[in-house]
C1' cells in the first nucleotide's frame, strides 16, 4: 500500500430500518443493619466524526479518524 473485522453509559455486552437503545457490573440516593456486607426500591449515565438514502437510521451507502488481524 491492499484486503477483512471492530468502534455503543466507567467497564463488558445484546440490538436484521419503526415503543423511551436493553442487560450485567460499577457508581449515587433511600430502606434494612449496632456497623459493614448482602438484600430490596429508585436515580444518573451511551450509539467514533461528517455527509447521503428513507416518512423514519445504532442498523443501509460514502468519506475521515482510531483499533485488530491478514498479505508482499
Nucleotide at each position: 500500500g491492499c484486503c477483512a473485522g471492530g468502534g455503543a453509559g466507567g467497564c463488558g455486552u445484546a440490538g436484521u430500518g419503526g415503543u423511551u437503545a436493553g442487560c450485567g457490573u460499577a457508581u449515587c440516593u433511600g430502606c434494612c443493619u449496632a456497623a459493614c456486607g448482602a438484600g430490596c426500591a429508585g436515580g444518573a449515565g451511551a450509539c467514533a466524526c461528517a455527509g447521503g438514502u428513507u416518512c423514519g437510521a445504532a442498523u443501509c451507502c460514502u468519506g475521515u479518524c482510531c483499533u485488530u488481524g491478514g498479505u508482499a